[in-house]
RNA sequence: AGAGUUUGAUCCUGGCUCAGAUUGAACGCUGGCGGCAGGCCUAACACAUGCAAGUCGAGCGGAAGGGACUUCGGUCCCGAGAGCGGCGGACGGGUGAGGAGAGCGUGGGAAUCUGCCUGUAGAUGGGGGAUAGCCCGGAGAAAUCCGGAUUAAUACCGCAUAAUACCUGAGGGUUAAAGUGGAGGAUCGCAAGACUUCACGUCUACAGAUGAGCCCACGUCAGAUUAGCUAGUUGGUAGGGUAAAGGCCUACCAAGGCGACGAUCUGUAGCUGGCCUGAGAGGGUGGCCAGCCACACUGGAACUGAGACACGGUCCAGACUCCUACGGGAGGCAGCAGUGGGGAAUAUCGGACAAUGGGCGAAAGCCUGAUCCAGCCAUGCCGCGUGAGUGAAGAAGGCCUUCGGGUUGUAAAGCUCUUUCGGCGGGGAAGAAAUCGCAUUCUCUAAUACAGGAUGUGGAUGACGGUACCCGAAUAAGAAGCACCGGCUAACUACGUGCCAGCAGCCGCGGUAAUACGUAGGGUGCGAGCGUUAAUCGGAAUUACUGGGCGUAAAGCGUGCGCAGGCGGUUUCGUAAGACAGACGUGAAAUCCCCGGGCUCAACCUGGGAACUGCGUUUGUGACUGCGAGGCUAGAGUUUGGCAGAGGGGGGUGGAAUUCCACGUGUAGCAGUGAAAUGCGUAGAGAUGUGGAGGAACACCGAUGGCGAAGGCAGCCCCCUGGGCCAAUACUGACGCUCAUGCACGAAAGCGUGGGGAGCAAACAGGAUUAGAUACCCUGGUAGUCCACGCCGUAAACGAUGAGAACUUGACGUCGGCCCGUUUUACGAGUCGGUGUCGUAGCUAACGCGAUAAGUUCUCCGCCUGGGGAGUACGGCCGCAAGGUUGAAACUCAAAGGAAUUGACGGGGGCCCGCACAAGCGGUGGAGUAUGUGGUUUAAUUCGAUGCAACGCGAAGAACCUUACCUGGUCUUGACAUCUACGGAAGUCUGCAGAGAUGCGGAUGUGCCUUCGGGAGCCGUAAGACAGGUGCUGCAUGGCUGUCGUCAGCUCGUGUCGUGAGAUGUUGGGUUAAGUCCCGCAACGAGCGCAACCCUUGCCCUUAGUUGCCACCAUUUAGUUGAGCACUCUAAGGGGACCGCCGGUGACAAACCGGAGGAAGGUGGGGAUGACGUCAAGUCAUCAUGGCCCUUAUGACCAGGGCUACACACGUACUACAAUGGUGUAUACAGAGGGUCGCCAACCCGCGAGGGGGAGCUAAUCCCAGAAAGUACAUCGUAGUCCGGAUUGGAGUCUGCAACUCGACUCCAUGAAGUCGGAAUCGCUAGUAAUCGCCGAUCAGCAUUUGCGGCGGUGAAUACGUUCCCGGGCCUUGUACACACCGCCCGUCACACCAUGGAAGUUGGCUGCACCAGAAGUAGUUAGUCUAACCGUAAGGGGGACGAUUACCACGGUGUGGUCAAUGACUGGGGUGAAGUCGUAACAAGGUAGCCGUA
Repeated sequence: AGAGUUUGAUCCUGGCUCAGAUUGAACGCUGGCGGCAGGCCUAACACAUGCAAGUCGAGCGGAAGGGACUUCGGUCCCGAGAGCGGCGGACGGGUGAGGAGAGCGUGGGAAUCUGCCUGUAGAUGGGGGAUAGCCCGGAGAAAUCCGGAUUAAUACCGCAUAAUACCUGAGGGUUAAAGUGGAGGAUCGCAAGACUUCACGUCUACAGAUGAGCCCACGUCAGAUUAGCUAGUUGGUAGGGUAAAGGCCUACCAAGGCGACGAUCUGUAGCUGGCCUGAGAGGGUGGCCAGCCACACUGGAACUGAGACACGGUCCAGACUCCUACGGGAGGCAGCAGUGGGGAAUAUCGGACAAUGGGCGAAAGCCUGAUCCAGCCAUGCCGCGUGAGUGAAGAAGGCCUUCGGGUUGUAAAGCUCUUUCGGCGGGGAAGAAAUCGCAUUCUCUAAUACAGGAUGUGGAUGACGGUACCCGAAUAAGAAGCACCGGCUAACUACGUGCCAGCAGCCGCGGUAAUACGUAGGGUGCGAGCGUUAAUCGGAAUUACUGGGCGUAAAGCGUGCGCAGGCGGUUUCGUAAGACAGACGUGAAAUCCCCGGGCUCAACCUGGGAACUGCGUUUGUGACUGCGAGGCUAGAGUUUGGCAGAGGGGGGUGGAAUUCCACGUGUAGCAGUGAAAUGCGUAGAGAUGUGGAGGAACACCGAUGGCGAAGGCAGCCCCCUGGGCCAAUACUGACGCUCAUGCACGAAAGCGUGGGGAGCAAACAGGAUUAGAUACCCUGGUAGUCCACGCCGUAAACGAUGAGAACUUGACGUCGGCCCGUUUUACGAGUCGGUGUCGUAGCUAACGCGAUAAGUUCUCCGCCUGGGGAGUACGGCCGCAAGGUUGAAACUCAAAGGAAUUGACGGGGGCCCGCACAAGCGGUGGAGUAUGUGGUUUAAUUCGAUGCAACGCGAAGAACCUUACCUGGUCUUGACAUCUACGGAAGUCUGCAGAGAUGCGGAUGUGCCUUCGGGAGCCGUAAGACAGGUGCUGCAUGGCUGUCGUCAGCUCGUGUCGUGAGAUGUUGGGUUAAGUCCCGCAACGAGCGCAACCCUUGCCCUUAGUUGCCACCAUUUAGUUGAGCACUCUAAGGGGACCGCCGGUGACAAACCGGAGGAAGGUGGGGAUGACGUCAAGUCAUCAUGGCCCUUAUGACCAGGGCUACACACGUACUACAAUGGUGUAUACAGAGGGUCGCCAACCCGCGAGGGGGAGCUAAUCCCAGAAAGUACAUCGUAGUCCGGAUUGGAGUCUGCAACUCGACUCCAUGAAGUCGGAAUCGCUAGUAAUCGCCGAUCAGCAUUUGCGGCGGUGAAUACGUUCCCGGGCCUUGUACACACCGCCCGUCACACCAUGGAAGUUGGCUGCACCAGAAGUAGUUAGUCUAACCGUAAGGGGGACGAUUACCACGGUGUGGUCAAUGACUGGGGUGAAGUCGUAACAAGGUAGCCGUA
């Protein structure tokens, strides 16, 4: 620091996801040791049990009990427990419920208190009355309580004294105390003691320290779908109250106070130092440690006290739990352990006060779940170990394998070492020196007492713990797992599975060859841990302060005016709020950082420093901003004179046209459409003429034009009125810009009231179209459209571009001014203001923008933050309504989107081609038959081919064989190949059984080569390696083939352009059959295709003449023979044709048109030849081949059957339907082939198929072999025929082992259908179609009417042309398609699931208002009851307590609102879901262009 994911690919936008760090964690697997830390995040849920706050006898009265002594009387000593009293239980410890301010943080402040502690100055005199305990009695189950008697104090109460305290009217007045324990020389005293002194204590006052209370400023979460809140409320006066200011409280007076800089309300939350993350700014968080706050079962309350409204105190109320004798009582773990419960989840009912600290005490000491330690837990961080070296036969085993090997792997074993940690044995710290004792010295003192300080010295004290640490001996001995291995992301193979099981953070894997599932081997990462889950920050510049955007991706309010707010020209002076600089205070400690130190290191601990970016005070500066004052004129405005204009409002007026009405003329149609119909018309339409009525809109001018803020504005005239521009002066003197809330305007549609209504026209009706047609088209037609007034307030209200200001090359138009010049109805130069086109720099993802910016800057406002849900729901506001505005969430997806690119496609466009259409000729589709296919049938009807591009196809030939299928019978190293061993030549002939395969036999036969060992071939037997498979997968493949298409295309290198995909070249102008060629051009070249080279055919020449030929000569029935090689022909080589020549067109090109010559003319005809690629096209059954499967069978052999079935459907053919014909007789002319297991002549027999026969021929020699149509003559006469030949019967022939299933042919007889074929559809452009016959392959036979491949004979018609159909090529355009239109995609309905809105209501929480009620407590009142201290001789007073009552008030209750949550029959839409229904809305002109608002 980035990466994956939208696309065919690209750039951008944008979300989702990942890699990092972290945690009080949990879960899964695993687990050796130690150190340091941490450990109920949930139920502030309930708690059994134990412990957590006591102490002081040196405050007091006393005392159970024990010990010693004893004269048994007692004395002395120790002394538990209870009580009075003092101090402490307000600290320490826990928790985070509440609380958005009474809090916290930072910094200030004044009107306060402060026990213990420190300092200063003093005091500590003299009295009194009680009371608990103890004792006695009583009540009660208990807790506990009551009565009586008696008693002490540092308990309580007066009195005295009294100031530097308090009050004050300044005269004065008021207010204290307590003693205890030591020591003691002198003096006094009978004694107690006085006295002196020390220590502790007590009281008063002042001061300090510490702690606490109060006030202020700033900061401190979210929601505006919470906008108004407030009556003690805000202030004042007076009083009360408090430690203290204050509405803190009360009375009265005033009417204030808070709020858009967010009051009030709602939700959430302890705050901070810090911690996590981050480069930082930020974001998140507040567990441990530390500071503050709050709370202590829930709510309320006060008492005591220095301090509490009190965690282990009190009272009351409530809930809960426990005890009970039912009368009544007790309790509060959010202290430490622990229990139950909740939960994914969090520890021991441990040890010790040894240390540190706290309480009490004079002290010893006691108490201390604070604390220090230990235990449990890999919860985290840190450290260590599980061995080290050597060791190749690269062992065995595992896994993979191309079978060669590779890998695990120096890994192991083996050999040599070491011994941390753990285990065993031994030694063994520091943490502990104070208090205390002793000695010396100092201070206090009269004092060598006491006490305190210092120094020295002595002894005691350790929970942890025999721990840390050290030593010894022994042994490699006891110690490795977890996750991952498709990409991101380091790491790959095999098997299993077969869209199953499963995985998955995102993209996505899995449908028979899965590096993605599971297992194994191997590998990678980390390591006593590793993964997963959850959570936070980061990456995310994805809320953008640092640091983003808004034309089209999400995003500019429809437009203006304008208060607040923000921003603001130039100059001078002042000021000092902001700003900047210095100093001071503060910013607790810990943490972080730096430098050191201590544990062997580290984590950890510790010393010092820095830092804590902040706040406050103060001093200084005066540039900038602000503020105050004074100037200026460049911004803004005013003045004067002109100018243009559909700017607005009102009134009037005009003509054309439509429609209607009246009348005239006039007759059969009009109207409408793609075509029609509905409609109008003989009751007279339409047409035409005249007159009239009425409403709406204003042709031409007219524009790319003008005006307006926008919406918008159009005949002409008048009135009223807003704004703008230009020119030149003068004036004001910053008066400005923007603008949340607000106000105003705001197309169309729509609403209300009243008018108006010609045309048009939602709804509606009818007619068409259609599968349907609630549409498009047509005929009608109402709201509405128009006017007035009032609403609505929205539009794709768009330049999809907020307003204002400044700056930044240009060109060409146009509108309105002004000015200058000139050759003056005009032109040129300049300038100001508008409005356009192109374009420089620059910007932009690109498209594009480009002085009218989307460039460069400034100011202000509005808006955006993935798609869907949704501009929806709820709530508020507005509206008569329709609805508008504001505006979510749950849930769901991994995309949605912008621009551009290449294709493909279009019922887009242009150009061009093709038997593509058209023009023609002949067919198919109807019949019969043949053949193939589907389907059906069957034991089997083997398999494959399936739009064109399967279907007379594989099959160039199924009776057996073929044959792969079925039935039955057989074989198991096999029918076939190789290897081993043994035997035998091989072979030939033959018997029996059997359907045969096969089985059991008999006879015959001894071969070839040899280096004599043996070898080659063949046969048989045996065992195993293996054979075998037309079994599966053509979607694992090779090869071959089809098709687009013999279409003219497909690409590359370098260069250039573009961020890029890509483009250019290859496009353009011509031309061609052609990307053929020429020209032009940021392209220049090249390759595969085209063409040519090849074969054949057409002309000529040369060479050569047998089997070919025959002109001349001879001969013959016959080129038969001689002779000949001229000709034909044969077969080898050449020539010839190239737009070469001429003319024209074209651009002086390429080329095209015409002509000449020529056998042939523009590729001469035909063939072979098939670019890059497409179709997962076809073929595993030609062959080859990976993988899988079968192995006494899916292999092999045999017999028979089947592939030949038959209601039917389709394809391809043949033959016909007849007279251009059939039949009969006669007769003429080919080419190309084949032949020895063959073709077969002559001749004979048969009606014929054929039989016999045997010449010739290994072929230019012989044979197949008669060509047929044709021609000549005859007949038939339009008929189911002298057409047609199917079918069937009979008789035969041939092939073959065998013609039954199931061959071909012949003869006789029979004589179906069919009279030219519906929709539809095929071939063909010349030696072609059509028609006629001939030959061949396959083959025993079978294509003698039929398939396929060839060959020749006869031999046409037509093409205007490219509108249309089909296919194709190039350019261009649109696209939401890219599996590419057989595409994509929308909505209803049906089904399942999910979340959500409404809803009669129901339940609960919180809360407002009004009211009832009123425990405990406090305050006030009160003389009903009681009453020690003081006063009073006494009565009594003062004071107090109880009771009663008033006020406040918790719980509780009633009524009525608000709000939130849950739930609710039914209901609304929404989302999601491999193959449901209906249509076809959108994307192409999407077949009616689409979209927005409205009804």
Molecule: small-subunit ribosomal RNA
Organism: uncultured bacterium